[in-house]
Context: one part of a larger RNA
Molecule: large-subunit ribosomal RNA, half A
Organism: uncultured bacterium
RNA sequence: UGCAUGUGGUGGAUGCCUUGGCGAUGUCAGGCGAAGAAGGACGUGCAAGCCUGCGAUAAGCUCCGGGGAGCUGGCAAUGAAGCUUUGAUCCGGAGGUGUCCGAAUGGGGAAACCCACUCCGUAAGGAGUAUCGUUAUCUGAAUCCAUAGGGUAACGAAGCGAACCGGGCGAACUGAAACAUCUAAGUAGCCCGAGGAAAAGAAAUCAACCGAGAUUCCCAAAGUAGUGGCGAGCGAAAUGGGAUGAGCCUGCAAGUGAUAAUGACUACGUUAGUGGAAGCGUCUGGAAAGUCGCGCCACAGAGGGUGAAAGCCCCGUACGCGAAAACCUGGUCAUGGUACUAAGCUUGCGACAAGUAGGGCGGGGCACGUGAAACCCUGUCUGAACAUGGGGGGACCAUCCUCCAAGGCUAAAUACUCGACAUCGACCGAUAGUGAACCAGUACCGUGAGGGAAAGGUGAAAAGAACCCCGGGAGGGGAGUGAAAUAGAUCCUGAAAUUUGGCGCCUACAAGGAGUCGGAGCAGAUUUAUUCUGUGACGGCGUGCUUUUUGUAGAACGAUCCAGCGAGUUAAUUUCAUGCGCAAGGUUAAGUCAAUUGACGGAGCCACAGUGAAAGCGAGCCUGAAUAGGGCGAUUAAGUGUAUGGGAUUAGACCCGAAACCGGGUGACCUAACCAUGAGCAGGUUGAAGCUACUGUAAUAGGUAGUGGAGGACCGAACCAGGAUACGCAGCAAAGUGUUUGGAUGACUUGUGGUUAGCGGUGAAAUGCCAAUCGAACUCGGAGAUAGCUGGUUCUCCUCGAAAUAGCUUUAGGGCUAGCGUCGUGUGGUAGCAAUUGGGGGUAGAGCUCUGUAAAGGACUGGGGCGGGCAACUGUACCCACCCUUAACAAACUACGAAUACCAAUUGUGGAAUCACGGCAGUUAGAACAUCGGUGCUAAGAUCGGUGCUCGAAAGGGAAACAGCCCAGACCAUCAUCUAAGGUCCCUAAAUUAACGUUCAGUGGGAAACAAGGUGAGAUUUCUUAAACAGCUAGGAUGUUGGCUUAGAAGCAGCCAUUCAUUUAAAGAGUGCGUAACAGCUCACUAGUCAAGAGAUCUUGCGUGGAAAAUGUAACGGGGCUAAAACGUUAUACCGAAGAUAUGGAUUGUCACAUUAGUGGCAGUGGUAGAGGAGCGUUCCUAUCAGCGGUGAAGUCGAAUCGGAAGGUUCGGUGGAGCGGUAGGAAGUGAGAAUGCUGGAAUGAGUAACCAUAAGGGGGGUGAGAAUCCCCUCGGCCGUAAGAGCAAGGUUUCCUGAGCCAUGGUAAUCAUCUCAGGGUUAGUCGGGCCUAAGCCGAGGCGCAGAGCGUAGGCGAUGGACAUCAGGUUAAUAUUCCUGAACCGGUUAAGUUUUGUACACUGUUCACGGGGGAGUAAUCGAAGCGGAUUCAUGGUAUGUAUCCGUCCAACCGAGCCGGAAGGCAAAGGGAGUGAAAGUGAUUCUUCGGAGUCGCGAUUUCGGUGAAUGCCCUGGCUAGAAAAGCAGGUGUACGCGUGGACUUAGCCGCCCGUACCGCAAACCAACACAGGUGCUCGAGUCGAGUAGACUCAGGCUUAC
Repeated sequence: UGCAUGUGGUGGAUGCCUUGGCGAUGUCAGGCGAAGAAGGACGUGCAAGCCUGCGAUAAGCUCCGGGGAGCUGGCAAUGAAGCUUUGAUCCGGAGGUGUCCGAAUGGGGAAACCCACUCCGUAAGGAGUAUCGUUAUCUGAAUCCAUAGGGUAACGAAGCGAACCGGGCGAACUGAAACAUCUAAGUAGCCCGAGGAAAAGAAAUCAACCGAGAUUCCCAAAGUAGUGGCGAGCGAAAUGGGAUGAGCCUGCAAGUGAUAAUGACUACGUUAGUGGAAGCGUCUGGAAAGUCGCGCCACAGAGGGUGAAAGCCCCGUACGCGAAAACCUGGUCAUGGUACUAAGCUUGCGACAAGUAGGGCGGGGCACGUGAAACCCUGUCUGAACAUGGGGGGACCAUCCUCCAAGGCUAAAUACUCGACAUCGACCGAUAGUGAACCAGUACCGUGAGGGAAAGGUGAAAAGAACCCCGGGAGGGGAGUGAAAUAGAUCCUGAAAUUUGGCGCCUACAAGGAGUCGGAGCAGAUUUAUUCUGUGACGGCGUGCUUUUUGUAGAACGAUCCAGCGAGUUAAUUUCAUGCGCAAGGUUAAGUCAAUUGACGGAGCCACAGUGAAAGCGAGCCUGAAUAGGGCGAUUAAGUGUAUGGGAUUAGACCCGAAACCGGGUGACCUAACCAUGAGCAGGUUGAAGCUACUGUAAUAGGUAGUGGAGGACCGAACCAGGAUACGCAGCAAAGUGUUUGGAUGACUUGUGGUUAGCGGUGAAAUGCCAAUCGAACUCGGAGAUAGCUGGUUCUCCUCGAAAUAGCUUUAGGGCUAGCGUCGUGUGGUAGCAAUUGGGGGUAGAGCUCUGUAAAGGACUGGGGCGGGCAACUGUACCCACCCUUAACAAACUACGAAUACCAAUUGUGGAAUCACGGCAGUUAGAACAUCGGUGCUAAGAUCGGUGCUCGAAAGGGAAACAGCCCAGACCAUCAUCUAAGGUCCCUAAAUUAACGUUCAGUGGGAAACAAGGUGAGAUUUCUUAAACAGCUAGGAUGUUGGCUUAGAAGCAGCCAUUCAUUUAAAGAGUGCGUAACAGCUCACUAGUCAAGAGAUCUUGCGUGGAAAAUGUAACGGGGCUAAAACGUUAUACCGAAGAUAUGGAUUGUCACAUUAGUGGCAGUGGUAGAGGAGCGUUCCUAUCAGCGGUGAAGUCGAAUCGGAAGGUUCGGUGGAGCGGUAGGAAGUGAGAAUGCUGGAAUGAGUAACCAUAAGGGGGGUGAGAAUCCCCUCGGCCGUAAGAGCAAGGUUUCCUGAGCCAUGGUAAUCAUCUCAGGGUUAGUCGGGCCUAAGCCGAGGCGCAGAGCGUAGGCGAUGGACAUCAGGUUAAUAUUCCUGAACCGGUUAAGUUUUGUACACUGUUCACGGGGGAGUAAUCGAAGCGGAUUCAUGGUAUGUAUCCGUCCAACCGAGCCGGAAGGCAAAGGGAGUGAAAGUGAUUCUUCGGAGUCGCGAUUUCGGUGAAUGCCCUGGCUAGAAAAGCAGGUGUACGCGUGGACUUAGCCGCCCGUACCGCAAACCAACACAGGUGCUCGAGUCGAGUAGACUCAGGCUUAC
């Protein structure tokens, strides 16, 4: 480490429970709101927070009623302070109060805030003031009367709300297997409007010659008539049965005539309540309601609770009773309008609907798509009649019938449920049921619209653990409570994954889908007797599961593991089967009555007759001239209703899954463009035009020098960008960093506010950008879009069992029909097989007559070409055809022609295998092998057909391993027997078996052409005792060097040939080597020797070479094998399978007997898709067991046992309250896979990483604890910042004390963390004043919703506008304090006086360059005042080092300007003020704080602004309003007026802390990123570059 076992942890399944949901039924209610709603903000308690209640009268106030003892709501307890029989708390009714926002309504506005006016009131305070409409009234223009307009008053409206309802506008996905008419659908959505219902509604209606009599709703008619690319689909009405039931009005005149409204009283009911029967004891137990015993009540045995299970304990229940007040419905009475009467009734007269009906054109609605298209509506153009008339009856006309349009009202039956009350459920029970059982539309995410969780359980009772011990604490151990503490506080039960440690066995030479079969040893238990349990050395065999596939161990797909959840359902219609009822009939629907399951209801439907296109006829009908024939029927006749089950159709229709399409909204805080208003750009360089001078020209021109300062000019920081490269790639970062690079006065960059919106915008154009999203944003909805595609689809057993083919297909991976399967019913010598007989054929083969192809030879016949010839004619080594002979080829050749196959008949066998009808399928991707063929290369593990077989869907044995090959088809068991293929030396079961051969190559145990005296067998032929073949010895000559050629050529370079002849035993005018040529050596040939066979050719068996590949022998499975363990032939044994047999058992079909049960015979029992059958289990319901249960239910953990399986039962532990058997019923009914969903737990792994390499070290302190906190010291870093001040944004992060569970990438005594307390002080700073872009917008315009816009208003990024210096706090300061100012208002006194309103005008404003002030400021140096130290030789009253050497607003002569105004000297302000430092002294938490003294206060130099001023240039020509001024005009007016001086008084609301280039903002983070403006020192330097340093800040969280 593994297995087993038991103990724990983690975790939160299971069981039980329910406060919460879901679905219904009945009743009620069906609205709230300017009398301020819905919904909120902020407050409100003795009390900090949240919920609930309430509103400054604030968990409440007043009155009335109920009730009767305690109370001050909940989380949530304790305390404090109170109330209450003089009736509290509590419940009900009616009042009062009711901050602020919100229609929001005085104006404004960024909702819960800011700013007003008028009136009343002494004050505190209160009230009113929006808009539109209607009515009334007062006024009142151009313009005389008038009107428009304006004012006032009264009344009304507005806004919100779940569905239902009417209307306006109105999609798309989808279906049609594409798509356009069509469909989806007048649906979704948006908008307008109303009510408790709405709408409709009393016939210009239907109907059909009979009649009905408003509308609405239900059941039928009916999926009918119709309509329809006559496709998909859409789809009435009349009429019948029911629910309900209701009819009316109009103008005038006359007559008659009190009912609406309000009030009072009253009845039922609603809003609080109240009475309400009957039980005790024993036992067990923590507890009795359980058990046992004896009782009682019941118009009450519904239900809930109480320490387990209660009629009689509690609350209740049945049945009764009850309201001061309010409300609802109804009734009665009264009042008054009240007479000239409204309504009603009666009578009379009169009226009875015109741009209408109809028509043309274009549309829409009607079931009806333009159709023959009636009927209804109308955008447009037209246009009647008048009851002697008109409309309708599906074109139209006539006749007939029926009704009376162009005005209006109308209950009920019907629809819906945000809400209240009551009741119910074969509904859920915490991954379920609402998203939400719990402080949930919360936390959290998003700019926003919008999206949207998780999370229940101690116990009967907190009796929630006093006290002790360890520990800094957290936590733990004792003690105690309790029935139980392994019920101890995220606490019932407490599964699994997972993770510790204990015990037994095994394990460190071993190769594995982890098991299975066999099995030694060890340990434990146990028995009289040896059996069981655990482990498992070693051996045999053995490539997971699912899906998809011809085929997967597959290296094809899916799953990390565990638990829970997770997929053929429901409705309507229809068809088939089965059960049941009735039967030529069967059956009701809506509804009504009753009150749980009943009765009625016959409308209607199906059947009883068919046939035809139909009229029609009818056991027949149709076709047809037909009496014929044929087709469909009858004769042979059963249906119907319901239940269950199998299919189909329509619905999302087995589940999950798109990319997309459409509608309504939300977004320009990112980014694009534009509008308005602001801001920024160190420094250096170049030197355009123009001008000046000189020169030059007739005059120009031109030239030189200077001046000048232009530029989408140059270099280069800030700033903007992003070309290159490296790093980064799970990052520092969802786009960065380092180095480098481009632009950097411009078409530049940037802040703030605004505009443009998806069928769109914007775009110096990349399909770029429009919030990390862009060939059409996001979000919600249509919506469960659609998916011929992929994946998944959950318990068991039994019977049978396919297909991968044909035809058609915008079809080819999809369908339809057929084929093949299954189940049911029916029929008969039916199918199949064998034999015999009889058939037709044109394949294999064969053949060459035909059709073609094609070779060789011959004969010459004919024709052509060519030659010769005057011609006749002739020649021809040329071509073709015919003919003859020989030998061939063919799928599209046949004078021939099988085997098989096929058809038929007869005979035999045969069993349901055949056939018919009906229900239900699946399959239509096939594969290899053998064989016959096509294509191809007689290539392919290729492809396409035919036949067969296996796999597919088939396990077993063999082929080493190996779907398709060989053998053989697994119901189960057996340590039985016999065989098949294939084997028998060992691995490895069986022959080292027998006989005869072959092979030497390890051939066997990979391969061709080709090659070879390997070797065996056979055949033919030649030579051979007259001596062959081989060897050895010897010869191998002569003419002649043949001739030619040649330099030479002599057998042997080459050519020629009667290659001749001679001698010979034999010898070529020469087989090879060789020479320059000869020579030389050989061969053929001959003799001798030797002595028996030798040579050649062909056929054949087995071998040899040919033979090179990649990790390693590696081409028998290995060892190994040679008279074999190879190969061939023969023979006998044996082994060998899930085959056959034997024995036992299970089960199916059939037959026989018995007929319940069963027994026996025969034949079976592999199986994917699929069909059929039988069962198990889960949750709930009904009945029953007068079932089980604290003496212990369910669940959970283990063991034993039963069954063929799903599963069942029993026992033990845990658990602590429910549960089961049987018979039926109903389903959210069974999980391993869907890259499934949710939760938990592993692995990776103690691994990667710990966020710029600017850096820490030492000492001390605190503390339980110090690398990290504090102090000191040394070192380091930034220093146009990493310093300082603002704006935005954040919103308490600021300061102090206490703390360390979490947060901080480590630690922490620290903190931007937790807890508590504290902190922001303004007439002058910013906002409240003005206007820009833009937005809103009374009236007004406008085509539903929209939208535009005048007056008017809002709106800074701009304009206007009055305070400075010093000091002070832990934390604020232009705000407090000290001192000194200024502005506005007001009072008093004085002085003086032409003021107010309106208009006009002016004032203010772009960019660039230059000048000047050498100003402010700043720096340096010297002097002066002080302090420090003395390095390395000297210097010390120092030429070293360091610090300081300073002051504002305001007033102000004067100057400039036309005014407002600007600049501003001296002086004032301003001093015994302040400062470096220093002396003395007091307090101290040793950090510091206070008081009193001393104290320089000058000069020179460098750099050098801004605003303003002056000058100047060019073109792009450079806000508005308020304020202010008065150069001007008009009007009013002479004071309770204005101005000035002095002295008093007054001056509102909001912001003000802190961070602010960042640890506090935007980026999910304490994130190397982003973020506008201002100041920004020294040395070197042109410089804000760069380097090093001041002040100041940091030393970074490993």